[in-house]
């Protein structure tokens, strides 16, 4: 100095556009049902979502085999603010294997 691959499905976390639940008000009304607004300190669906978290796919490297199109490894290590920025808002996203240690 540079490089430490890509992409997927799900997780731990994440607010609150959206469904949905919970109050309040209106209307009708036996019951209930509509409309608004308010609330994520509402379990939850849809959402977003990890370098350093999980399984696989891909691709890379290596070795061995090849009148047969394949077989095997290996792809290490990894503590991290504060602050900013998207999105509807947030975050272990992103700035960022940042700054630092």
């Nucleotide at each position: 100095a540079a490089u430490a691959g890509g992409g997927g499905a799900c997780u731990a976390g994440g607010g609150u556009u959206c469904c949905g639940g919970u109050u309040u008000a209106u209307a009708c009304a036996u019951u209930a049902u509509a409309u608004a607004a308010a609330u994520g300190u509402c379990u939850g669906g849809u959402c977003c979502g990890a370098g350093a978290g999980u399984c696989g796919c891909c691709g890379a490297c290596c070795u061995c085999a090849u009148u047969g199109c394949g077989a095997g490894g290996u792809u290490a290590c990894a503590c991290g603010g504060a602050g900013g920025g998207a999105u509807a808002a947030a975050a272990g996203c992103c700035c960022g294997g940042g700054a630092g240690a």
Guanidine-I riboswitch aptamer from a rhizosphere metagenome, 101 nucleotides, folded computationally. The prediction has a mean pLDDT of 81. Its Rfam family is "Guanidine-I riboswitch aptamer". Rfam describes the family as follows. This family represents a conserved RNA structure found upstream of the ykkC and yxkD genes in Bacillus subtilis and related genes in other bacteria.